[in-house]
RNA sequence: GCGCCCGUAGCUCAGUGGCAGAGCACCCGCCUUUUAAGCGGUAGGCCGUGGGUUCGACCCCCACCGGGCACU
Numbered sequence: 001g002c003g004c005c006c007g008u009a010g011c012u013c014a015g016u017g018g019c020a021g022a023g024c025a026c027c028c029g030c031c032u033u034u035u036a037a038g039c040g041g042u043a044g045g046c047c048g049u050g051g052g053u054u055c056g057a058c059c060c061c062c063a064c065c066g067g068g069c070a071c072u
Stems, first nucleotide, its partner, number of pairs: 001071001003069005010024004018055001027041004048064005
């Protein structure tokens, strides 16, 4: 330099055009003499950035930023 893949909650990841989710963690409660475990609940996101397409974009297109792999 070129090609491909990835970027979504604190962490690990779903979500392939029509209200952004799960597990774990945090916090609150139940249980327990207490802790852990178990059970129930709350909160936490301008979906890497900027444009474009569309009535409507996490999703499609373009450019950039960051990470990974392969080739040179």